[in-house]
């Protein structure tokens, strides 16, 4: 200096499911608190497992469970792309 991998950050894209019912606050709605019923899975978490490994044991999903979270918009959002942005590691 170049490339690969990885982490953080920035930008862009990003699904699903009740603007549910009753009561209080407030400003109709949204919002918030309490109670109730119905749903979603792609923050997180947990579980099984194909598979993988250094094979005692461990790592493991977009599968499953819904504890948490979410169910107009906003926010968030696994994941994907871009970044002569900042690190780590390696050839």
């Nucleotide at each position: 200096u170049c490339g690969a991998c990885u982490c953080u950050c920035g930008c862009g894209g990003g699904a699903g499911a009740u603007a549910c019912c009753g009561g209080g606050g407030a400003c109709c709605a949204c919002c918030u608190c309490c109670g109730g019923a119905g749903c979603c899975g792609a923050a997180g978490g947990c579980g099984c497992a194909a598979c993988c490994g250094c094979c005692c044991c461990g790592g493991a999903a977009a599968c499953g469970c819904u504890c948490a979270g979410g169910c107009a918009a906003a926010a968030g959002g696994a994941c994907c792309g871009c970044g002569c942005a900042g690190g780590g590691c390696u050839g």
Source information:
Glycine riboswitch aptamer from Phenylobacterium sp., 91 nucleotides, folded computationally. The prediction has a mean pLDDT of 81. Rfam family: Glycine riboswitch aptamer. Rfam's curators write: This family represents the bacterial glycine riboswitch. Of the family's consensus pairs, 85% are formed in the model. The organism belongs to Phenylobacterium, within Bacteria.